[in-house]
Molecule: transfer RNA
Organism: Candidatus Omnitrophota bacterium
RNA sequence: GGGCACAUGGCUUAGUUGGUAAAGCGCUGCCUUCACAUGGCAGAGAUCGAAGGUUCGAGUCCUUCUGUGCCCACCA
Repeated sequence: GGGCACAUGGCUUAGUUGGUAAAGCGCUGCCUUCACAUGGCAGAGAUCGAAGGUUCGAGUCCUUCUGUGCCCACCA
């Protein structure tokens, strides 16, 4: 230098043909216990790596950039 893949709550992941983001763990409160753990109920928390574009509508499609990983090339 070229190619491919990935980036979504604190963590690990899902998200169908573009239709408005879900689950587990964790966290907070309550119930249960003498207390802790377990269990049950409720709740908070991500505008989806950044910026543009297409569209009535974008996590999803297009472009550029950033970061990570892998492969290839390069050493005049």